[in-house]
RNA sequence: CCGCUCAUAGCUCAGGUGGUAGAGCACCUGCCUUUUAAGCAGAGGGUCGUAGGUUCGAGUCCUACUGAGCGGA
Numbered sequence: 001c002c003g004c005u006c007a008u009a010g011c012u013c014a015g016g017u018g019g020u021a022g023a024g025c026a027c028c029u030g031c032c033u034u035u036u037a038a039g040c041a042g043a044g045g046g047u048c049g050u051a052g053g054u055u056c057g058a059g060u061c062c063u064a065c066u067g068a069g070c071g072g073a
Base pairs, nucleotide, nucleotide: 001072002071003070004069005068006067007066010025011024012023013022019056028042029041030040031039049065050064051063052062053061
């Protein structure tokens, strides 16, 4: 210098052919228990890496950039 993959909740990750963003774990509250743990129930938590574009509508499609990883010269 060129190419490819990835970026979504505190962590690990889903998210069909574009149509109101989810799970597990963790944290918080309640139940249960002599207490803790385990178990059960519930609640909270997101600018979907950044900036544009397309579209009635973008996590999803297009472009550039940033960061991480891999390959080639």